Molecule: RNase P RNA; transfer RNA
Organism: Gammaproteobacteria bacterium
RNA sequence: GGAGUUGGCUAAGCAGUCGCUCUGUGUUGUGAUGUCCGGUUUUACGACCAGAUUUUAUGAUACGGGGAGGAAAGUCCGGGCUCCAUAGGGCAGGGUGCCAGGUAACGCCUGGGCAGUUAACGCUGACGGAAAGUGCCACAGAAAAUAUACCGCUUUUUUAUCCCGGGAUAAUUGCCUGGGGUAAUUGAAGUAAGGGUGAAAUGGUGCGGUAAGAGCGCACCGCAAUGCUGGCAACAGCAUUGGCAGGGUAAACCCCACCUGGAGCAAGACCGAAUAGGGAUCCUUUACAUGGCCCAUGUUGGAUCCGGGUAGGUUGCUAGAGGUGUCUGGCGACAGACAUCCCAGAUGAAUGACUGUUCUCGACAGAACCCGGCUUAUCGGCCAACUCCCACU
RNA sequence: GGGCCUGUAGCUCAGCUGGAUAGAGUACUUGGCUUCGAACCAGGUGGUCGGGGGUUCGAGUCCCUCCGGGCCCG
Numbered sequence: 001g002g003a004g005u006u007g008g009c010u011a012a013g014c015a016g017u018c019g020c021u022c023u024g025u026g027u028u029g030u031g032a033u034g035u036c037c038g039g040u041u042u043u044a045c046g047a048c049c050a051g052a053u054u055u056u057a058u059g060a061u062a063c064g065g066g067g068a069g070g071a072a073a074g075u076c077c078g079g080g081c082u083c084c085a086u087a088g089g090g091c092a093g094g095g096u097g098c099c100a101g102g103u104a105a106c107g108c109c110u111g112g113g114c115a116g117u118u119a120a121c122g123c124u125g126a127c128g129g130a131a132a133g134u135g136c137c138a139c140a141g142a143a144a145a146u147a148u149a150c151c152g153c154u155u156u157u158u159u160a161u162c163c164c165g166g167g168a169u170a171a172u173u174g175c176c177u178g179g180g181g182u183a184a185u186u187g188a189a190g191u192a193a194g195g196g197u198g199a200a201a202u203g204g205u206g207c208g209g210u211a212a213g214a215g216c217g218c219a220c221c222g223c224a225a226u227g228c229u230g231g232c233a234a235c236a237g238c239a240u241u242g243g244c245a246g247g248g249u250a251a252a253c254c255c256c257a258c259c260u261g262g263a264g265c266a267a268g269a270c271c272g273a274a275u276a277g278g279g280a281u282c283c284u285u286u287a288c289a290u291g292g293c294c295c296a297u298g299u300u301g302g303a304u305c306c307g308g309g310u311a312g313g314u315u316g317c318u319a320g321a322g323g324u325g326u327c328u329g330g331c332g333a334c335a336g337a338c339a340u341c342c343c344a345g346a347u348g349a350a351u352g353a354c355u356g357u358u359c360u361c362g363a364c365a366g367a368a369c370c371c372g373g374c375u376u377a378u379c380g381g382c383c384a385a386c387u388c389c390c391a392c393u
Numbered sequence: 394g395g396g397c398c399u400g401u402a403g404c405u406c407a408g409c410u411g412g413a414u415a416g417a418g419u420a421c422u423u424g425g426c427u428u429c430g431a432a433c434c435a436g437g438u439g440g441u442c443g444g445g446g447g448u449u450c451g452a453g454u455c456c457c458u459c460c461g462g463g464c465c466c467g
Base pairs, nucleotide, nucleotide: 001389002388003387004386005385006384007383008382009381010380012358013357014356015355016354017353018352020067021066022065023064024063025062026061027060028059029058030057031056032055034053035052036051038049039048040047041046069364073375074374076373077372078371079370080369081264082263083262084261093260094259095258096257097256098112099111100110101109102108113127114125115124116123117122128255129254133253134252135249136248137247150195151194152191153190154189155188156187159183160182161181162180163179164178165177166176167175203221204220205219206218207217208216222244223242224241225240226239227238228237229236230235268315269314270313271312278306279305280304281303282302283301287299288298289297290296322341323340324339325338326337327336328335329334359362394466395465396464397463398462399461400460403419404418405417406416412450421437422436423435424434425433443459444458445457446456447455
């Protein structure tokens, strides 16, 4: 200098003017409320008028301060908060799944192990159990799981043929019989080396061995069990033993271990009209019914009071597992101590418009109870660490 | 803002406990029937199973993630 990997930061800048929203202080208007003083009236209580002041609500105005994000998104996980349910325990259902740690908690993060991948740094992994049991493995193939045997290989039986020997006959190339070789075929037995099928075929390679073969035997590799060593553990290494055992699938049921009540701020709490319902009491009883009449009862009407709900309003609402800096502990995630800061809170829902100027001409995108993660979208710019290559010293 | 359901021919729907050509009706189209048309009969075309990734020998189906559509809560 180039190529690559990983992590972090940033998200056009500056100035002016006018707005929007929240908020602090001051001034001021209005309403309500309490206290005090004065006046009018009254025998007094009280009522009215004017003033000062406290609290509160609301409006105007002046000055000052704050005002979207790294994802505010998807709502996929976890927690706070609120209400409902709940003695305790278990089952069912759901979730997670190598080991250790971090955390309020997690399916997140950190470190380690193992596996895969990369030339290397690194990156990726739903990574418990298939020897508890059940299910499934289409087509093809002999066989898809207590194994089995299609072609092939080997031995043997039958048959045919060739060669040799023997016998019967007057004689033979024909007939009978014994032995050996070759070939084909039928049956029986052995075998799993080879072929073929499939995604997957019952350890692999080599030598010996055998009728042909085979862990049948041996060496190496793999595997399993046991022991020892290292490590908190996952796991790794070494030694001995065993000829090797039952392929895959648990993002199929399932088993094991651990976790787990439900709903969600439109949760919930408080205040609370008008109208229409509900309940209680009263009526010199408005009207009707029961009745011959009175009382009484019911319906209805009027008055007063009570309670629930609706509209609407207030609250929940943002000082928090908060931010920044320094130090300490830890490989790290993170934790602790100290100092310092306050940094949106709307409810038709604010963060914008215009002007000037500079540049590399500006991506994805807008809070709605709040946090911790994950996932997805994203033009660029900057910084740090690591790996490899080239050149020079 | 919060909670839930759903996506398969142009349209309306099937598709079982994963298994190989993904079916049915309708629409379109070809032929027949008819003087012609409709109806009817026989055949044919038409599918990235919403997109991507994973598990598996194999995915419309199982898992994860993204996208679209719809419903409920004042």